RNA sequence: GAUCCUGGCUCAGAUCGAACGCUGGCGGCGUGGCUAAGUCAUGCAAGUCGAACGGAAAGGCCCUACUAGUUUACUAGCUGGGCACUCGAGUGGCGAACUGGUGAGUAAUGUUUGGGUAACGUACCUUGGACACCGGGAUAGCUGUGGGAAACUACAGGUAAUACCGGAUAAGACUACAGCAUCUACGGGUGCAGUAGUAAAAGGCGGGGAUCUCUUCGGAGACCUGGCAGUCCAAGAGCGGCCCAAAUCCUAUCAGCUUGUUGGUGAGGUAAUGGCUCACCAAGGCUUCGACGGGUACCGGGACUGAGAGGUUGACCCGGCACAUUGGGACUGAGACACUGCCCAAACUCCUACGGGAGGCUGCAGUAACGAAUAUUGGACAAUGAGCGAAAGCUUGAUCCAGCGACGCCGCGUGCAGGACGAAGUCCUUCGGGAUGUAAACUGCUGUCAGGGACCACCAAGCGAUUGGGGCUAACAUCCCCACGAGUUGAGGAAUCCCAGAGGAAGUCACGGCUAACUUCGUGCCAGCAGCCGCGGUAAUACGAAGGUGGCAAGCGUUGUUCGGAAUCACUGGGCUUAAAGCGUACGUAGGCGGGCCUUCAAGCGUCGUGUGAAAUCCCUCGGCUUAACCGGGGAAGUGCACGGCGAACUAGAGGUCUUGAGACAGGGAGAGGCAAGUGGAACUCUUGGUGGAGCGGUGGAAUGCGUAGAUAUCAAGGGGAACACCGGCGGCGAAAGCGUCUUGCUGGCCCUGUUCUGACGCUGAGGUACGAAAGCUAGGGGAGCGAACGGGGUUAGAUACCCCGGUAGUCCUAGCUAUAAACGAUGUGCACUAGAUUGAAGGUCCUUUGACGGACUUUCGGCCGAAAUGAAAACGUUAAGUGCACCGCCUGGGGAGUACGGUCGCAAGGCUAAAACUCAAAGGAAUUGACGGGGGCUCACACAAGCGGUGGAGCAUGUUGCUCAAUUCGAUACAACGCGAAGAACCUUAUCCUGGGCUUGACAUGUUCGGAUGCUUUCUUAAGAAAUUUUGAAGGCUGCCUUCGGGUGAAACGAUCACAGGUGCUGCAUGGCUGUCGUCAGCUCGUGUCGUGAGAUGUUGGGUUAAGUCCCGUAACGAGCGAAACCCUUAUCGUUAGUUGCCAGCGCGUAAUGGCGGGGACUCUAGCGAGACUGCCGGUGUCAAACCGGAGGAAGGUGGGGAUGACGUCAAGUCCUCAUGGCCUUUAUGCCCAGGGCUGCAAACGUGCUACAAUGGCGUGUACAAAACGAAGCAAGACCGCGAGGUGGAGCAAAUCGGCAAAAGCACGCCCCAGUUCGGAUUGAAGUCUGCAAUUCGACUUCAUGAAGUAGGAAUCGCUAGUAAUCGCGUAUCAGCGUGACGCGGUGAAUAUGUUCCUGAGCCUUGUACACACCGCCCGUCAAGUCAUGGAAGUCGGGAGUACCCGUAGUCGUGUCAGAUCAGGCAUGCCGAAGGUAAGUUCGGUGACUGGGACUAAGUCGAAUCAAGGUA
Repeated sequence: GAUCCUGGCUCAGAUCGAACGCUGGCGGCGUGGCUAAGUCAUGCAAGUCGAACGGAAAGGCCCUACUAGUUUACUAGCUGGGCACUCGAGUGGCGAACUGGUGAGUAAUGUUUGGGUAACGUACCUUGGACACCGGGAUAGCUGUGGGAAACUACAGGUAAUACCGGAUAAGACUACAGCAUCUACGGGUGCAGUAGUAAAAGGCGGGGAUCUCUUCGGAGACCUGGCAGUCCAAGAGCGGCCCAAAUCCUAUCAGCUUGUUGGUGAGGUAAUGGCUCACCAAGGCUUCGACGGGUACCGGGACUGAGAGGUUGACCCGGCACAUUGGGACUGAGACACUGCCCAAACUCCUACGGGAGGCUGCAGUAACGAAUAUUGGACAAUGAGCGAAAGCUUGAUCCAGCGACGCCGCGUGCAGGACGAAGUCCUUCGGGAUGUAAACUGCUGUCAGGGACCACCAAGCGAUUGGGGCUAACAUCCCCACGAGUUGAGGAAUCCCAGAGGAAGUCACGGCUAACUUCGUGCCAGCAGCCGCGGUAAUACGAAGGUGGCAAGCGUUGUUCGGAAUCACUGGGCUUAAAGCGUACGUAGGCGGGCCUUCAAGCGUCGUGUGAAAUCCCUCGGCUUAACCGGGGAAGUGCACGGCGAACUAGAGGUCUUGAGACAGGGAGAGGCAAGUGGAACUCUUGGUGGAGCGGUGGAAUGCGUAGAUAUCAAGGGGAACACCGGCGGCGAAAGCGUCUUGCUGGCCCUGUUCUGACGCUGAGGUACGAAAGCUAGGGGAGCGAACGGGGUUAGAUACCCCGGUAGUCCUAGCUAUAAACGAUGUGCACUAGAUUGAAGGUCCUUUGACGGACUUUCGGCCGAAAUGAAAACGUUAAGUGCACCGCCUGGGGAGUACGGUCGCAAGGCUAAAACUCAAAGGAAUUGACGGGGGCUCACACAAGCGGUGGAGCAUGUUGCUCAAUUCGAUACAACGCGAAGAACCUUAUCCUGGGCUUGACAUGUUCGGAUGCUUUCUUAAGAAAUUUUGAAGGCUGCCUUCGGGUGAAACGAUCACAGGUGCUGCAUGGCUGUCGUCAGCUCGUGUCGUGAGAUGUUGGGUUAAGUCCCGUAACGAGCGAAACCCUUAUCGUUAGUUGCCAGCGCGUAAUGGCGGGGACUCUAGCGAGACUGCCGGUGUCAAACCGGAGGAAGGUGGGGAUGACGUCAAGUCCUCAUGGCCUUUAUGCCCAGGGCUGCAAACGUGCUACAAUGGCGUGUACAAAACGAAGCAAGACCGCGAGGUGGAGCAAAUCGGCAAAAGCACGCCCCAGUUCGGAUUGAAGUCUGCAAUUCGACUUCAUGAAGUAGGAAUCGCUAGUAAUCGCGUAUCAGCGUGACGCGGUGAAUAUGUUCCUGAGCCUUGUACACACCGCCCGUCAAGUCAUGGAAGUCGGGAGUACCCGUAGUCGUGUCAGAUCAGGCAUGCCGAAGGUAAGUUCGGUGACUGGGACUAAGUCGAAUCAAGGUA
């Protein structure tokens, strides 16, 4: 890297009271302060009744006096009076307790569901019954007099009622009394009749004919009658009060709470039960099924999501509750402890004349503030409702409408049809074209919405004059009901029709994968993007822009919320050997679960029924708005609760019984089971004595240490402590921890056998209790050995370690703490079931003649292997991790952290319990392939070893670095750069590398257009110049094709123009091609099959063998390919063919001599074709193989020697400067031409070489033997000149013919005699030669002279295994000239290795791995820097809930007293009592010098802890 699993993070869907960005045509229906239950200016939000009352402030009408105007009976004003159409204020009644708002509080005084009330209330409404008689005194308004700024208020006078009071009556009612009947849950209830007592009332309006009374003669009253109102009683409906059961969030880091607390008796209080309150008595009550405390929160119908189960939520609508600035309190009333009532206290605001007063938008609008954020100080009571009223009606910010906001849902539109092989523009392009795109233009058509005009349906139901019918009644009146119905009621919306004309109407987000949709340009780890992965460092489909495309669409996107995906808290529906997760082990309480049979019961369970589960919502269906959203009708559902009937299998309960679970008993058995007391030998050490005499000890090597004061060693005697060798064993015992000499005592458990007994007595087990290695702690002993700490020695860069010498705690015992371990089988306990094979331990039965032994069967315990099954795999597999049951414990990404705080235990060390902020996108398990290991095995290589010769030291040559310079062009630069590109830099080469001078369609190519016939070439020539180049003149030669010879054309060439050329400029990390390297190492793969969930494996591993994955055997593999080998070239032998320029044996000729000549093909040789070598033959070894060893033959023997040939791949290896090429850059220059310079520069360093240091040598003279390759601008002989390099001259040769060509080492002889030399030749001077236009920078060579370093080379390092190393010379390419280099050629010609321990590299197998950029890997901690969150902390600041005491408002209840006695009232006082004050605590939070750790952050410091045996497992 890939795989499977575990596991988190993230996304795609739906949703919203939303907000933000860009954009915005219309309509319908909804919806809109989620924040500050914070503060509020202003207006409105609860009135009504004159048919309850006294009345008359305003208006109206009538009458009247006066004034003015006049039309002479009218108008206007005013005075007084009246009416009551109307009505301010007041008395009175009803309402104001509804409606509307909000969610602060509240975890139960709430809500939901179902019950109870025989423990209760009820105004208005309905029904039924019975009544309404006689009286009385006030008071507001009003008038008068005062106080006060105001609010308001005092006194006096007088007045009404359906206001208030007394008396009468009592069918019901209530109370008391004693009865009877009946029911009962024993508490009581109900019914019946009796006696005694108590308690009522209000009238008003309309109508009426007789009769009566009074009269101011207008009428009023009695009487009758109809509504309304009143009183008592009973019942109903609706609405409430109280009680009960169940359900109702988080937290145990809240475990105990409670004194009116729990109950009783009695009393008070209430509509009513009750410690609701009080007195007395008792001591209870609640709680692990979570009390008490803390936090959070209105609850439900429902809403969102989801397959469902669930999860989240409680905006709008409906039901309930609570609240009304904060706290307390009562009054009135049917109902309140009262949102727009009252009193008190507090905070705040306002007015004030400073004395005192007023206020409460969490009603509708609205304001500032808060905020990411939420609307108009609108219209109307037309409709629906509410209050009052007999009614008309009045009031109503409830409500209905309108306004604002794309805030949501729904609907419509922005046109439709035709229209090009396809305009323009834009974009892309391989330059051909393609895309935008039928899109536009253009032609035809339609007409929604918006716009203009006309018209007015519907939302309207009601109210109601008149008339008719019916009822009531004495009545034809009134009143009521029904029908017709003149007239009348719309805030607001707006149907329908006509006109015109495509006209006014499209955006937004995305386009790397997830995820539908791609290109170009710009940018260059910058700017930026990003939901996650991630993108951006010069070719960005990811940034920005453009074109194009995709999605949705009047919206689109972003942010936030909730559910889903997430089986990621798993009820449905998860797990715990190794991934997170089994408590260290047992005993046991509560709890959970529990064997067989019979009977019973009916709690669970099943079934049927009844009631309820409000409406709305959801679902189905039908219907109404043009459709839809929306709305209406009906149904279903509401899985729930309660009650009743039936059933009896199962569970539970009750009773009985059984033996198989469990236990007991009897007889046997094994055992390091435990505790206590004794006991034995070996070793060790110490002491004493003897022997002995120099070391011992220790290590990788040493040293510290001990020892002549006698050690170590050895012998004897004695002391001491600790541990128990062998037996001893994946053997035994124990719950685990753990237990090992032997003996005795006490004691626990286990196993086997038995037709004995009990009769479910069982399993598990939250809390709890006990045990619990080592280390550690306390106290007292003990202390031989070992041995933290510590000291010394060593190692090391350091070494607070590993190693060594010592050594204290400790290790041991007794008593007591501690309670943790990788306390592990990383596997909770118990029971049952599901193949086997084998083995050990303890028993038993049977067989075998006794026995040893053996065999078969069986029970328990301990192991190993394995079927099925399981598992991610590894593995497990009757000792389960299989299949089931029961119960307990535990887990929910990594880090932070098993940490902080709190609690608790501990003497301490610490243990148990146990978070959060913050941070990351992973962390992890098993297995796979590689790579790696200071892991293992096997094997190979000049890898080492054995040898020979070098390099590194010297001088020089050459290349590189560095330095220098105007420039010292560029590249290569670990092995695999460095005598490399360069097979050859004086100019040229050569690269603008430098200086300077020139050219601009160009030195070179193609095309277009134009020009005029020119143009090219040879020889000269003038001027400038360094040259390039520019410039002047002359002569000669050549000049296409067609032709009607008039001319035409313009090919070639030239000049000019436009396209373009050119670039050794950049990028080898954009590339092709070529090359290096691992490595001529033996490897690298594929098809089919098989195995594995898969990555992959097998084959290719194994046993042999080979140079080789070469071959053989075996084998779930069988085959195949690229490599290896072979084929190719060369060399070694032979044959054959062919003999010229090569050769010459034999035959001849000739020469001083030579193949010189004739001839010859024998030989050598040349170069074609063949042969030959294949483990073929023999022996041995080996598996009957492959093969190896030895031998024969052979020129050659086991790939004969050498070469060419380089698998899959690796190194972003090298090369853009060979060539080709994408992109970028340049274009009077980075192109082209030229002169000169530079690439050769020199404190230094490195690589590769040459020459040496000498006698195996140097020098001199003589002399012998090659191969290969080359030669025409060439090789050049003989000859002559020069000491020489060389020169003159030129035979021969396009070569087996001629030439360079002398081979050198060697050999022979002579000299030198170990020295800086007759070694060595650098350096320098002088004189020359050759090449070349040119030799100064800067060539090679020659001669003479000079004669440096160097006397064999430190650490280190290179090459080589046979014709090799070493040594000797020769040739060629490049080239005018120039090499010590490169490539070739032959001559002479060794030594050593028959081994693989080590170094280096490589191959195969195996093993470990936290590596995969692959050990040049990964990775840890301190320190230093920055940022962030958090703990502690002397303190300090603020909040919450209580407690104790002080003070004590308003007010209820009570007492006393005064007054009064028609209702009220005054004063004093008691209990309780809010706010406030004081005190000590508690709890939560903010802040805090300093301090602790933590997290994160490309390249900081120090080490090297981990991963391999990680170098000390």
The prediction has a mean pLDDT of 83. A computed fold for a 1513-nucleotide RNA from a metagenome, annotated as small-subunit ribosomal RNA. The sequence is in RNAcentral, with records from SILVA. Its Rfam family is "Bacterial small subunit ribosomal RNA".